[in-house]
Molecule: transfer RNA
Organism: Patescibacteria group bacterium
RNA sequence: GGAACCGUAGCUCAACUGGUUAGAGCGCUACAUUGACAUUGUAGAGGUUGAAGGUUCAAGUCCCUCCGGUUCCA
Numbered sequence: 001g002g003a004a005c006c007g008u009a010g011c012u013c014a015a016c017u018g019g020u021u022a023g024a025g026c027g028c029u030a031c032a033u034u035g036a037c038a039u040u041g042u043a044g045a046g047g048u049u050g051a052a053g054g055u056u057c058a059a060g061u062c063c064c065u066c067c068g069g070u071u072c073c074a
Stems, first nucleotide, its partner, number of pairs: 001073007010026004019057001028044005050066002053063002
């Protein structure tokens, strides 16, 4: 220098062919339970889906540019 894949909650990941409130597990907070802790149960908080733009009635999903990571080729 060229190419492929990936980027979604604090962490690990879903979200099917673009379709109607962006979810799960772990973690966190509160409450219940305990003499106390742990476990367990219930409830809750937490997201500009890496950034900007475009297409569309509608974009996490499609297109373009950029940023970051991994891998391959030279």